[in-house]
This is a predicted structure of a 90-nucleotide RNA (c-di-GMP-I riboswitch aptamer) from Thiomicrorhabdus arctica DSM 13458.
The model forms 85% of the base pairs in the Rfam consensus.
Its Rfam family is "c-di-GMP-I riboswitch aptamer". Gene Ontology term of the family: cyclic-di-GMP binding. From the family's description: GEMM was predicted in a large-scale screen for bacterial structured RNA regulatory elements.
The coordinates come from a structure-prediction model, not an experiment, and the mean pLDDT is 77.
RNA sequence: AUAAGUAUAGGCCAAUCUUUACGUGAGUAAAGCAACGGAAAGCUACAGGUCUUUGAGGCACAGGUUCGCAAAGAUGGCUGAGCUGCAAUG
Numbered sequence: 001a002u003a004a005g006u007a008u009a010g011g012c013c014a015a016u017c018u019u020u021a022c023g024u025g026a027g028u029a030a031a032g033c034a035a036c037g038g039a040a041a042g043c044u045a046c047a048g049g050u051c052u053u054u055g056a057g058g059c060a061c062a063g064g065u066u067c068g069c070a071a072a073g074a075u076g077g078c079u080g081a082g083c084u085g086c087a088a089u090g
Base pairs, nucleotide, nucleotide: 006090007089008088012038013037017032018031019030020029021028022027036077042083043082044081046080047079048078049075050074051073052072053071054070055069057067058066
């Protein structure tokens, strides 16, 4: 000096809820209260999982609901993977 783990210190993010706006929807963004939790809960939809919408089809049928297939989208605080990062000290 670098890598990994852990402890301390200073800090960081923000679940849920409320309001407004956007979106067919899953959901997203901002503000406020609050602190479920996180060691990357920082970023990236590459591979899966989950969810939403559309399309044709199957079962059933009063309306509806349900099943798997395809496409598009959402989710990084679902998992893996990639990149970046954390004074000083042990």